Background
Predicted 3D model of a 157-nucleotide RNA (FMN riboswitch aptamer (RFN element)) from Corynebacterium-like bacterium B27. It matches the Rfam family "FMN riboswitch aptamer (RFN element)". Gene Ontology term of the family: FMN binding. From the family's description: The RFN element is a highly conserved domain that is found frequently in the 5'-untranslated regions of prokaryotic mRNAs that encode for flavin mononucleotide (FMN) biosynthesis and transport proteins. The sequence was found by an Rfam model in a public genome assembly. The prediction has a mean pLDDT of 79.
């Protein structure tokens, strides 16, 4: 030094225009990409975290008709999006070139899409009703966290 224990710190990014009475949600273009691993560098390979959800488990708080209920945390389970081609090379779905694709939950609002055995109209079409419609806006979140550190202390050596 490695290693062990404790503490401290760090730990998510991204927009404009057009149309319109009204839109950062429609249309067009643009922009963004957590953590660990992987013979060579990853949003799209493998896994993790967060999110959603479940629990005849554990802990705490509140309420209680004393049966229990609710909230929060721990632990565990489930769920959880997307890539190909060519080139180089010993090795690349990770690099280069090209062309694609994906983006939790709640809210907002909707000028667009779909549907109607509804209404009006000769028709084109209009109205009405229902339904769908945000990775970048708002929110949970000054949160949590996978992890990181030429960190500090003690042990150890």
């Nucleotide at each position: 030094a490695a290693c062990g224990u404790g503490c401290u710190c760090c730990g998510g990014g991204g927009u404009c225009a057009g149309u319109g009475a009204g839109a950062a949600u429609c249309u067009g273009a643009a922009c963004c990409g957590g953590c660990g691993g992987u013979g060579a560098c990853a949003g799209u390979c493998c896994g993790c975290g967060a999110g959603c959800u479940c629990g005849u488990c554990c802990c705490g708080c509140u309420g209680u008709u004393c049966g229990c209920a609710g909230c929060g945390g721990g632990c565990g389970g489930g769920u959880u999006g997307a890539u190909c081609u060519g080139g180089u090379g010993g090795a690349a779905u990770u690099c280069c070139a090209g062309a694609a694709c994906c983006g939790a939950c709640g809210g907002u609002g909707a000028u667009g899409g779909c549907a109607g055995u509804g209404c009006c109209g000769c028709a084109a079409g209009g109205c009405c009703u229902g339904u769908c419609g945000a990775g970048u806006c708002c929110g949970g979140a000054u949160g949590g966290g996978a992890g990181g550190a030429a960190g500090c202390a003690c042990g150890g050596g």